The RNA shown here (Bacterial RNase P class A) has 375 nucleotides and comes from a Pseudomonadota bacterium. The coordinates come from a structure-prediction model, not an experiment, and the mean pLDDT is 76. The sequence was found by an Rfam model in a public genome assembly. The model forms 96% of the base pairs in the Rfam consensus. Its Rfam family is "Bacterial RNase P class A". It is annotated as a ribozyme. The source organism's lineage runs through Bacteria, Pseudomonadati and Pseudomonadota.
[in-house]
RNA sequence: UCAGUGCGACAAAUGGUCGCUGGACUCAAGGGUCUGGAGGAAAGUCCGGGCUUCGCAGGGCAGGGUGCUGGAUAACGUCCAGCGAGGGUGACCUCAGAGAUAGUGCCACAGAAAGUAUACCGCGCUCCGCCCGAGAGGGCCUGGGCGUAAGGUCGAACGCGUGGGGUAAGAGCCCACGGGCUGAUACGGUGACGUGUUGGUCGGUAAACCUCACUCGAAGCAAGGUCGAGCAGGAAGCGCUUGAGGGUUGCCCGCCCAAGCUUCCGGGUGACUGCAAGAGGCGUCCAGCAAUGGACGUCCCAGAUGAAUGGCCAUUACCUCACUGUCAGGUGACUGUGGUGGGGAACAGAACCCGGCUUAUGGUGCACUGAAUGC
Numbered sequence: 001u002c003a004g005u006g007c008g009a010c011a012a013a014u015g016g017u018c019g020c021u022g023g024a025c026u027c028a029a030g031g032g033u034c035u036g037g038a039g040g041a042a043a044g045u046c047c048g049g050g051c052u053u054c055g056c057a058g059g060g061c062a063g064g065g066u067g068c069u070g071g072a073u074a075a076c077g078u079c080c081a082g083c084g085a086g087g088g089u090g091a092c093c094u095c096a097g098a099g100a101u102a103g104u105g106c107c108a109c110a111g112a113a114a115g116u117a118u119a120c121c122g123c124g125c126u127c128c129g130c131c132c133g134a135g136a137g138g139g140c141c142u143g144g145g146c147g148u149a150a151g152g153u154c155g156a157a158c159g160c161g162u163g164g165g166g167u168a169a170g171a172g173c174c175c176a177c178g179g180g181c182u183g184a185u186a187c188g189g190u191g192a193c194g195u196g197u198u199g200g201u202c203g204g205u206a207a208a209c210c211u212c213a214c215u216c217g218a219a220g221c222a223a224g225g226u227c228g229a230g231c232a233g234g235a236a237g238c239g240c241u242u243g244a245g246g247g248u249u250g251c252c253c254g255c256c257c258a259a260g261c262u263u264c265c266g267g268g269u270g271a272c273u274g275c276a277a278g279a280g281g282c283g284u285c286c287a288g289c290a291a292u293g294g295a296c297g298u299c300c301c302a303g304a305u306g307a308a309u310g311g312c313c314a315u316u317a318c319c320u321c322a323c324u325g326u327c328a329g330g331u332g333a334c335u336g337u338g339g340u341g342g343g344g345a346a347c348a349g350a351a352c353c354c355g356g357c358u359u360a361u362g363g364u365g366c367a368c369u370g371a372a373u374g375c
């Protein structure tokens, strides 16, 4: 200097002026004073909760979610630290990480053949035919029978691999070594697991069906509560304790509530509250590898309702580009610091609240990895 990996913070501030708005105080009710006023993701609505209402009686059948270990948390499918597997030269990254010895299914194309396999080219033995030979036997060609999967073809993968023996030729047929899965045992570790010894076994696939383990009330601020207004109600069906309808995750049984319920046509719908003091922010210390927790102190930082939080001017901060001074460092390329001038900020707007995840995005900082060059 270039390329890459991981992590963090920032996204403006002050003053003036005009305008909007929450709160407090005040008022001559026109207003005035003070003070506050959009995010790191406010987005997505993918998860989890707080809160509100309803329910809780269980049983059967289904369905959803999670899936290595230990921890954090209100909780989670999140986070932290590890184990294992895979990718990368590396810093690091990824994992929908239980079970293939319960069963069913699938493995395209290619290739002979994709799991009770299979024989295209081959290899071997033998029979028929021909030739040589006294014979044994040898050679050639075609066809048949038997054996074979070591060599070749194909593929992601061909019945675990390599080497040797053996054989007519071959094959886990036998032996040695090795690999995957798994049992036992010793040691280490909280554990997942690791290392050693030894026994058994051998295609893959479960984000295929399935099996196993654990787990799962519903609906949602348009929840809910208080006050008020009053138009314009009508028709049909079912039911009234022999139970319509509602609740109980989805269905069924059971159970609970219940005298009205359901459908269609038509009309009306205001104000207040919920509504922001919190699983809250910031600072310091302690514990912990960390996530995070505890103690002490301190602060109050939006609450609109067709939807406020803005416009202009100036200065400063930050970033960047160019020029330049003197000073400092350096062999030098350059670096730090100062001055002048120019330019600039992307993605994007709260609506009950909070913890995450995912996505969009501007410039910049720190640490680490690799390469090249110079000294």
Base pairs, nucleotide, nucleotide: 001371002370003369004368005367006366007365008364010362012316013315014314015313016312017311018310020037021036022035023034024033025032026031039347043358044357046356047355048354049353050352051220052219053218054217058253059252060251061250063216064215065214066213067212068082069081070080071079072078083097084095085094086093087092098211099210103209104208105205106204107203120152121151122148123147124146125145126144127143129140130139131138132137160178161177162176163175164174165173179202180201181200182199183198184197185196186195187194188193224273225272226271227270233265234264235263236262237261238260245257246256247255248254280299281298282297283296284295285294286293287292318344319343320342321341322340323339324338327336328335329334